Annotation: Predicted 3D model of a 75-nucleotide RNA (transfer RNA) from a Candidatus Pacearchaeota archaeon. NCBI's taxonomy places the organism under Archaea, Nanobdellati, Candidatus Pacearchaeota. The coordinates come from a structure-prediction model, not an experiment, and the mean pLDDT is 80. Its Rfam family is "tRNA". About the family: Transfer RNA (tRNA) molecules are approximately 80 nucleotides in length.
């Protein structure tokens, strides 16, 4: 060049195929229980323009196209 996967809170995934609350996990980060105290355990928060730009739709993380990154595979 050409196929393929992939991109979502500080990390690491789920959802996506089958369109309806930006919803959920584990770790992280704040505050608080609890302990002489720290770890562990419990309990509450706050953090997402869900790569981008545009289409579609009454609604779009999700469907469509285009481009951007990043991994693998062929030449």
């Nucleotide at each position: 060049a050409g196929c393929a996967g992939c991109g979502u809170g500080g990390a690491a995934c789920a959802g996506c195929c089958u369109g309806g609350a930006g919803u959920g996990u584990u770790c992280g980060c704040c505050g608080g229980g609890c302990c002489c105290a720290u770890a562990a355990c419990c309990c509450g928060g706050a953090g997402g323009u869900c790569g981008u730009u545009g289409g579609u739709u009454c609604a779009a993380a999700u469907c469509c196209a285009a481009c951007c990154g990043c991994u693998g595979c062929u030449a």